[in-house]
């Protein structure tokens, strides 16, 4: 430097997102939704430890691109 949990405002159907507060924490906790998780939402019938769709998660892992401080 970054800011999880809570609060308070606003956006979302909703996961959650933005901004103020807060600081468990991270030495890339900077960026990217390509694999996988995992969450939401819609929809099918096969009713399930299902499928498909559309979406969140970059502080869930891998991977990619870049680079700080000490």
């Nucleotide at each position: 430097g970054c800011a999880a949990a809570c609060c308070c405002g606003c956006c979302g159907c909703g996961a959650g997102g933005c901004g103020g507060g807060g600081a468990c924490g991270c030495a890339a906790a900077g960026c990217c939704a390509g694999a996988g998780g995992u969450c939401u939402c819609g929809c099918a019938c096969g009713u399930g430890u299902u499928g498909c769709g559309a979406g969140a998660u970059a502080g869930c892992u891998c991977g990619g691109c870049u680079g700080c401080c000490g």